[in-house]
Context: one part of a larger RNA
RNA sequence: UUCAUGGCUAAGGAACUAGGCAAAUUCGAUCCGUAACUUCGGGAGAAGGAUCCCCCCUGGUCCGCCUUAUGGCGGAUUGGGGGGCGCAGUGAAAAGGCCCAAGCGACUGUUUACCAAAAACACAUGUCUCUGCUAAGCCGCAAGGCGAUGUAUAGGGACUGACACCUGCCCGGUGCUGGAAGGUUAAAGAAGGGGGUUAGCUUCGGCGAAGCCCUUGACUGAAGCCCCAGUAAACGGCGGCCGUAACUAUAACGGUCCUAAGGUAGCGAAAUUCCUUGUCGGGUAAGUUCCGACCUGCACGAAUGGUGUAACGACUUGGGCACUGUCUCAGCCAUGAGCUCG
Numbered sequence: 001u002u003c004a005u006g007g008c009u010a011a012g013g014a015a016c017u018a019g020g021c022a023a024a025u026u027c028g029a030u031c032c033g034u035a036a037c038u039u040c041g042g043g044a045g046a047a048g049g050a051u052c053c054c055c056c057c058u059g060g061u062c063c064g065c066c067u068u069a070u071g072g073c074g075g076a077u078u079g080g081g082g083g084g085c086g087c088a089g090u091g092a093a094a095a096g097g098c099c100c101a102a103g104c105g106a107c108u109g110u111u112u113a114c115c116a117a118a119a120a121c122a123c124a125u126g127u128c129u130c131u132g133c134u135a136a137g138c139c140g141c142a143a144g145g146c147g148a149u150g151u152a153u154a155g156g157g158a159c160u161g162a163c164a165c166c167u168g169c170c171c172g173g174u175g176c177u178g179g180a181a182g183g184u185u186a187a188a189g190a191a192g193g194g195g196g197u198u199a200g201c202u203u204c205g206g207c208g209a210a211g212c213c214c215u216u217g218a219c220u221g222a223a224g225c226c227c228c229a230g231u232a233a234a235c236g237g238c239g240g241c242c243g244u245a246a247c248u249a250u251a252a253c254g255g256u257c258c259u260a261a262g263g264u265a266g267c268g269a270a271a272u273u274c275c276u277u278g279u280c281g282g283g284u285a286a287g288u289u290c291c292g293a294c295c296u297g298c299a300c301g302a303a304u305g306g307u308g309u310a311a312c313g314a315c316u317u318g319g320g321c322a323c324u325g326u327c328u329c330a331g332c333c334a335u336g337a338g339c340u341c342g
Base pairs, nucleotide, nucleotide: 001338002337003336004335005334006333007332008331009330011328012327015326020323028052029051030050031049032048037042039162053084054083055082056081057080058079059078060077061076062075063074064073065072066071085089097321098320099319100318101317102316103315104313105312109121110120126159127158128157129156130155131154137146138145139144163308164307165306166305168238169237170236173235174234175231176230177229178228179227182226183225184224188220189219192216193215194214195213196212197211200207201206239257240256241255242254243253266300267297278294279293280292281291282290
């Protein structure tokens, strides 16, 4: 002198910083006391407050022993009165900081062994769908096995994700399920036609049975597809323009075009809002964050779930009290290691 670890600090007390990161505060026991909200269990150790040592005297309750009594001794517990020392009486140590508001996920759990613990995964719940048992589904070439020594209150697949209130419209496209009249359609079968070959016939040019071979082929011919229906907690989708009210503005109302149908309830500058630090209100002396509203939703929206929600969270965001070397602004000390000098 640097780093690491630990301790202390006047006055101030987050002015530090992306952010109170780190540190500090709190911390035990007894008693008092304890809000909103709530699924009535919780919230809650809410919050907040008082007390705690030693000695003497004196009551209550319970237990044990000894003695027998208007008892004695000991222990536990709980009161009352008085006194002592000190700055300080929970403790040797270990040993909650707290509150308000919002987001997300109900919860306990699980996860990127070695940068992410979360709002991600899982979850109980709900729904759809397949499967009648040699089940469906899965592994295996097979034998065989899992499913299951189970049997639809069972098993597989998919989505959703406690609970409360709910879950709107569209089946045109894609998928799935059902249908079977018609169209199309494979292998296969096949009437007939054409050709080759040659017994035979011949006017010597040819003709040509049967068989065999090559080729063509009407017609028959399943599923599928076309087609007809159903189905959205299947994949998905859920409009535009113009006009109109006796101030203005706006448009309950009307017209028109398109569509399978034109976004319902609820929510909304949101983990979604570009313009945007939208506008108004709250909080601050001052607030791109935060909270409450508004609705002009670039581009929310109903199990790719919508809106709420007590409890829970090493989650995320904003604020406050307490507390502090985070800071104003540094200083000192201890231990260890390194460097430099002697």
Large-subunit ribosomal RNA, domain IV from a sediment metagenome, 342 nucleotides, folded computationally.
The RNAcentral record of the full RNA draws on SILVA.